[in-house]
RNA sequence: UCGCCAGGCGACUAGGGUUCCGGCCGACCUCCACCCAUGGGGCAGGCGCCAGGUCCGAGAGUCGCCGGCCCGCCGGGAGGGCGGGUUGCACGGAGGGAUAAAAGCCCGGGAGAU
Numbered sequence: 001u002c003g004c005c006a007g008g009c010g011a012c013u014a015g016g017g018u019u020c021c022g023g024c025c026g027a028c029c030u031c032c033a034c035c036c037a038u039g040g041g042g043c044a045g046g047c048g049c050c051a052g053g054u055c056c057g058a059g060a061g062u063c064g065c066c067g068g069c070c071c072g073c074c075g076g077g078a079g080g081g082c083g084g085g086u087u088g089c090a091c092g093g094a095g096g097g098a099u100a101a102a103a104g105c106c107c108g109g110g111a112g113a114u
Stems, first nucleotide, its partner, number of pairs: 007066006015056002020053002022050001023047003029042005067087008089109001091112001095107003
């Protein structure tokens, strides 16, 4: 300097925004009450600086399953069965992308740093 490997899936959480639900606000208009002044209901629309439900969601977060590797036992043997262990380390922009939108999602164990 270059190459390969550092596994896959699921559930959840940190986190995220606003398609839907809910919540809040709500003009003209409209309905009701009331009777000259307003109140209540509905609609368009708006608000995520609305704690929430749905939803998205971690390489460097958690757990589980599968797989890999090592050891032991069973078996004539097998790419077989059972059990145990192990599956390390990991600082990280800006910018861009998807989705309704955003993010620790994707680009990305990237660029860069040690």
Guanidine-I riboswitch aptamer from a Gammaproteobacteria bacterium, 114 nucleotides, folded computationally. The sequence was found by an Rfam model in a public genome assembly. Its mean pLDDT, the model's own confidence on a scale to 100, is 83. Of the family's consensus pairs, 100% are formed in the model. Rfam family: Guanidine-I riboswitch aptamer. Its family is annotated with regulation of gene expression in the Gene Ontology. The organism belongs to Gammaproteobacteria, within Bacteria.